[in-house]
The prediction has a mean pLDDT of 81.
A computed fold for a 74-nucleotide RNA from a Patescibacteria group bacterium, annotated as transfer RNA.
RNAcentral holds the sequence, with entries from ENA.
Its Rfam family is "tRNA". Rfam describes the family as follows. Transfer RNA (tRNA) molecules are approximately 80 nucleotides in length. It is annotated as a transfer RNA.
The source organism's lineage runs through Bacteria and Bacteria candidate phyla.

RNA sequence: GGCGCCAUCGUCUAGCCUGGUUAGGACAGCGGCUUUUCAAGCCGUUAACACCGGUUCAAAUCCGGUUGGCGCUA
Repeated sequence: GGCGCCAUCGUCUAGCCUGGUUAGGACAGCGGCUUUUCAAGCCGUUAACACCGGUUCAAAUCCGGUUGGCGCUA
């Protein structure tokens, strides 16, 4: 240099192929209930689509590019 894969809440992860529900779940955080207290349990709540552009009525999802990571190859 060429090619391939990956990037989503604080962490892990589903959804992407096949565009359309308020982007879901677990753990963690916060508040509450329960308990003499803690833990556990239960209820509620906060929080995310790497970046730019395009297509479309509508993009996490499709297309192009950029950045970063990993691998293969010369």